Molecule: transfer RNA
Organism: Clostridia bacterium
RNA sequence: GCCUCCAUGGUCAAGCGGUCAAGACGUCGCCCUCUCACGGCGAAAACUGCGGUUCGAUUCCGCAUGGAGGUG
Numbered sequence: 001g002c003c004u005c006c007a008u009g010g011u012c013a014a015g016c017g018g019u020c021a022a023g024a025c026g027u028c029g030c031c032c033u034c035u036c037a038c039g040g041c042g043a044a045a046a047c048u049g050c051g052g053u054u055c056g057a058u059u060c061c062g063c064a065u066g067g068a069g070g071u072g
Stems, first nucleotide, its partner, number of pairs: 001071007010025003018055001027043005048064005
């Protein structure tokens, strides 16, 4: 340089055009407990960026950025 794949809360991770964007761990609050831990209930927290297609985009397309793998 070329080819392929990936990018979603702090971390992991579902989603395959219309969802309130699931779930787990973690964090915070409350309950429980003499206290901690465990357990129960609840809360905050995310779609890499810019365009395009569409009535509607996390989802499809293009470019960019970052990452992974392969290859000269």